Small-subunit ribosomal RNA, 3' major domain from an uncultured Bacteroidota bacterium, 469 nucleotides, folded computationally. It matches the Rfam family "Bacterial small subunit ribosomal RNA". Gene Ontology terms of the family: ribosome and structural constituent of ribosome. Its mean pLDDT, the model's own confidence on a scale to 100, is 83.
Context: one part of a larger RNA
RNA sequence: UGACGGGGGCCCGCACAAGCGGAGGAGCAUGUGGUUUAAUUCGAUGAUACGCGAGGAACCUUACCAGGGCUUGAAAGUUAGGGAAUAACUCUGAAAGGAGUUAGUCAGCAAUGACCCGAAACUAGGUGCUGCAUGGCUGUCGUCAGCUCGUGCCGUGAGGUGUUGGGUUAAGUCCCGCAACGAGCGCAACCCCUACCAUUAGUUGCUAACAGGUGAUGCUGAGGACUCUAGUGGAACUGCCCGUGCAAACGGAGAGGAAGGUGGGGACGACGUCAAGUCAUCACGGCCCUUACGUCCUGGGCUACACACGUGCUACAAUGGUUAUUACAGAGGGCAGCUACACAGUAAUGUGAUGCAAAUCUUUGAAAAAUAAUCUCAGUUCGGAUUGAGGUCUGCAACUCGACCUCAUGAAGCUGGAUUCGCUAGUAAUCGCGCAUCAGCAAUGGCGCGGUGAAUACGUUCCCGGGCC
Numbered sequence: 001u002g003a004c005g006g007g008g009g010c011c012c013g014c015a016c017a018a019g020c021g022g023a024g025g026a027g028c029a030u031g032u033g034g035u036u037u038a039a040u041u042c043g044a045u046g047a048u049a050c051g052c053g054a055g056g057a058a059c060c061u062u063a064c065c066a067g068g069g070c071u072u073g074a075a076a077g078u079u080a081g082g083g084a085a086u087a088a089c090u091c092u093g094a095a096a097g098g099a100g101u102u103a104g105u106c107a108g109c110a111a112u113g114a115c116c117c118g119a120a121a122c123u124a125g126g127u128g129c130u131g132c133a134u135g136g137c138u139g140u141c142g143u144c145a146g147c148u149c150g151u152g153c154c155g156u157g158a159g160g161u162g163u164u165g166g167g168u169u170a171a172g173u174c175c176c177g178c179a180a181c182g183a184g185c186g187c188a189a190c191c192c193c194u195a196c197c198a199u200u201a202g203u204u205g206c207u208a209a210c211a212g213g214u215g216a217u218g219c220u221g222a223g224g225a226c227u228c229u230a231g232u233g234g235a236a237c238u239g240c241c242c243g244u245g246c247a248a249a250c251g252g253a254g255a256g257g258a259a260g261g262u263g264g265g266g267a268c269g270a271c272g273u274c275a276a277g278u279c280a281u282c283a284c285g286g287c288c289c290u291u292a293c294g295u296c297c298u299g300g301g302c303u304a305c306a307c308a309c310g311u312g313c314u315a316c317a318a319u320g321g322u323u324a325u326u327a328c329a330g331a332g333g334g335c336a337g338c339u340a341c342a343c344a345g346u347a348a349u350g351u352g353a354u355g356c357a358a359a360u361c362u363u364u365g366a367a368a369a370a371u372a373a374u375c376u377c378a379g380u381u382c383g384g385a386u387u388g389a390g391g392u393c394u395g396c397a398a399c400u401c402g403a404c405c406u407c408a409u410g411a412a413g414c415u416g417g418a419u420u421c422g423c424u425a426g427u428a429a430u431c432g433c434g435c436a437u438c439a440g441c442a443a444u445g446g447c448g449c450g451g452u453g454a455a456u457a458c459g460u461u462c463c464c465g466g467g468c469c
Stems, first nucleotide, its partner, number of pairs: 008469006015460002019423005026314008034305002042053002064300007076123004081117003086103007106113002125289002128287003134283002136278003139274001141272001146185006152161003165176003191266004196234007206223002210221003237260001240254001241252004316416001320375006332363003337356002341352004382413001387408007429452007
């Protein structure tokens, strides 16, 4: 000077408390450990690993294993030589590959060029090791309010001061004071979305007035009023009022206002910490392999299963299940695509057909909700695991190992020990919809979108983390 203390003071945070809903018990999904295996590829491991890298493991992916091949090599560059390219076929083989046959004979006057084969040579290749040699990127403390510098002053010096003190703030935010005076990185603001208004522009969007038309519909003429779309502006600043205060500021169910004291949300992460993570995104030093630790192919594995843990989904029911009827979204996607509509099928789906590269067409009739009926507390008309049979679709191919549909089957489970997690408002809870990846899908995951819509906070003694003295 820091760090630490079961030392003290002050302060903050879903940290506790007050509440609401979960996890821990069941079944299943998924990740991990362990075990097994020819292989179950590798990495991530308290918080900060474990629905994580993986935003799609049947082949491919794929890095692992078994077997079969190649060796200047699967790909790229340079230099001889030969041949147009290419197409079809035969034999062998699991394929990769190997052996052959036929057709074909490029452009250019030429030099030569494009493409293919190919000896030799120089470069290759490595998801092999080291994240404790590294760059870059990332997690975390933490969106916590801190971390420093110049000059001056103090101290022999390390260093201190400034940055402490009194107030105040979400904030080293601001004010006052002060041997300090200033400044930088952070805070805040500038950026984006959202809430209100004005204006500009009206098509593919909208429809108040006028007209036409239909079984019905902005369907048509027309219109820019309204909604909306998307550009430009305005608007909120403790600006006004009252009170307290030296000031900063605080209080006020104040006024006005769509919005009030950072309006709500996002992006944004200081100096640094953890030799934190990543050599398997990529890049790169060193080391190692070079007829193999490179590379091609077939099949298998990554999906195993006495068990243990994490994260989720579905339930255990009546605030519910089932059946029927009737409403109301937002944000996205679409041409090897989304598909209206009609028909067939109980259905998954199939056949035909239409519009749309889309504010035009389509995905798309959202679900919870409401109305009516039924079930009457039971392992049930709860719950749906598991298993059998029959099908549909994608794909060269669903045995290992896909999803979906129908019929049948109908397991555990009657609210979960110690303990533990999330959340302060359009939040929690609950309901559905979309997208990326993608042939298909193991998505109950991830990322978004809207619908319905609470309870509670006395307070800071205690637990955890953090800031200042």